Two RNAs folded together computationally: RNase P RNA and transfer RNA, 452 nucleotides in total. Rfam match: Bacterial RNase P class A. Rfam describes the family as follows. Ribonuclease P (RNase P) is a ubiquitous endoribonuclease, found in archaea, bacteria and eukarya as well as chloroplasts and mitochondria. By type it is a ribozyme. Its family is annotated with dimeric ribonuclease P complex, ribonuclease P activity and tRNA processing in the Gene Ontology.

RNA sequence: GCAGUCAGUCAGGCGAUCGCUCGGCUUCGGCCGGGAGGAAAGUCCGGGCUCCGCAGGGCAAGAUGCCGGGUAACGCCCGGUGAGGGUGACCUCGAGGAAAGUGCCACAGAAAACGCGAAACCGCCGUCACGACCGCGAGGUCCUGGCGGUAAGGGUGAAACGGUGGGGUAAGAGCCCACCGCGCGAUCGGUAACGAUCGCGGCACGGCAAACCCCAUCUGGAGCAAGGCCACGUAGAGGAGCGUUCGAGAGCUGCCCGCUCGAGCUCCUGGGUAGGCUGCUCGAGGCGCGCGGUAACGCGCGUCCCAGAGGAAUGACCGCCGCGCGCUUCUGGGCGACCGGAGGCGCGAACAGAACCCGGCUUAUCGACGACUGCGACC
RNA sequence: GCCCACAUAGCUCAGUUGGCAGAGCGCGUCCUUGGUAAGGACGAGGUCACCAGUUCAACCCUGGUUGUGGGCU
Numbered sequence: 001g002c003a004g005u006c007a008g009u010c011a012g013g014c015g016a017u018c019g020c021u022c023g024g025c026u027u028c029g030g031c032c033g034g035g036a037g038g039a040a041a042g043u044c045c046g047g048g049c050u051c052c053g054c055a056g057g058g059c060a061a062g063a064u065g066c067c068g069g070g071u072a073a074c075g076c077c078c079g080g081u082g083a084g085g086g087u088g089a090c091c092u093c094g095a096g097g098a099a100a101g102u103g104c105c106a107c108a109g110a111a112a113a114c115g116c117g118a119a120a121c122c123g124c125c126g127u128c129a130c131g132a133c134c135g136c137g138a139g140g141u142c143c144u145g146g147c148g149g150u151a152a153g154g155g156u157g158a159a160a161c162g163g164u165g166g167g168g169u170a171a172g173a174g175c176c177c178a179c180c181g182c183g184c185g186a187u188c189g190g191u192a193a194c195g196a197u198c199g200c201g202g203c204a205c206g207g208c209a210a211a212c213c214c215c216a217u218c219u220g221g222a223g224c225a226a227g228g229c230c231a232c233g234u235a236g237a238g239g240a241g242c243g244u245u246c247g248a249g250a251g252c253u254g255c256c257c258g259c260u261c262g263a264g265c266u267c268c269u270g271g272g273u274a275g276g277c278u279g280c281u282c283g284a285g286g287c288g289c290g291c292g293g294u295a296a297c298g299c300g301c302g303u304c305c306c307a308g309a310g311g312a313a314u315g316a317c318c319g320c321c322g323c324g325c326g327c328u329u330c331u332g333g334g335c336g337a338c339c340g341g342a343g344g345c346g347c348g349a350a351c352a353g354a355a356c357c358c359g360g361c362u363u364a365u366c367g368a369c370g371a372c373u374g375c376g377a378c379c
Numbered sequence: 380g381c382c383c384a385c386a387u388a389g390c391u392c393a394g395u396u397g398g399c400a401g402a403g404c405g406c407g408u409c410c411u412u413g414g415u416a417a418g419g420a421c422g423a424g425g426u427c428a429c430c431a432g433u434u435c436a437a438c439c440c441u442g443g444u445u446g447u448g449g450g451c452u
Base pairs, nucleotide, nucleotide: 001375002374003373004372005371006370008369009368010367012321013320014319015318017316018315020035021034022033023032024031025030037351041362042361044360045359046358047357048356049223050222051221052220056257057256058255059254061219062218063217064216065215066080067079068078069077070076081095082093083092084091085090096214097213101212102211103208104207105206121154122153123150124149125148126147127146128145129144131142132141133140134139162180163179164178165177166176167175181203182201183200184199185198186197187196188195189194227278228277229276230275237269238268239267240266241265242264249261250260251259285304286303287302288301289300290299291298292297323348324347325346326345327344328343329342330341331340332339333338380451381450382449383448384447385446386445389404390403391402392401398435406422407421408420409419410418428444429443430442431441432440
């Protein structure tokens, strides 16, 4: 210099003028103070809070899924294990169970899933028959066909029933042996996932669970338009159906059981109201220091108060400074590749905007700063 | 603000234990007719909204993004 990896943090500052909103004060003229984000977004998870009679049992449904830890909780975070990718820094993983069961594996291919010998299209080997050729002969070679053996080789496929090498054989084959893989067992290390070593087994056990399912763990339902209070309005008008201990209906929510209440309930027509207050911002809160922990995080002390609108405020404009990029002028250091300093002009500064409140994830985002890796034909 | 559903040909819609994407209308060419319509034959037309993942294989299963529609008192 080029290419790349990871970690967070920041998201311009000060001042002036005119406004907006909330709170406080007011002599009602005004004055003082606060006023968006890292994602306020998507609403994908988890909680707080509120109501449903605090919610008992079963089924169903949904979610999660290596191990250990953190947390109010989580599908989040931290640390580790295993697998995969990268030369590397490092990255990715929904990673329980396929020797419980069911199901699927299209096309191609001879054959596609366990079947106590899976499967023979080409090939290879043996044997039989016919024929041809060679040979004095015994016999040998070849073509075609039948029967049988063979999973080494070819071919199909995403996948062909362990892999490589050697022995062996008519040709072959875990048929035998070595190593690797796989399975089982033991010992050692580790809290564990798992790892290492040794022994045994001759191979049996294909893939898919983001297919049904099984196992383990978790989940009651709804959501601030929750909920509470006040005000205003109406006749409780007309019609139909069901029901009053032979019980409709309600609490109660996907269903059932169970428990409780129980004389009204449901539908249609017609009509009325749609204003205000509250919930509403001090909270698993921010910042600093110390301690514990590899870390996530926890504990202690100190300090600070930091938006609360309701068709919905947080805006407009100007000046100065700062930041980045490009062009250009002058200039310093170094043998050099290169590294700086001062000035001028121009351009740029994103994504986006609270609405009950938190913890996460995901998505959007101009740029700036740090550590590390690889390469280099330049020094 | 909160809660749901959907996206497949020009239009309206199908598409299930994942295996070649279909129907009706419309469009084009031809036949039929003196001509048109109707009818008949043949044909074209698809980023299955987009991006990733699982799988041998994705319209389908899973996650994210975009767009459209609906409900609430």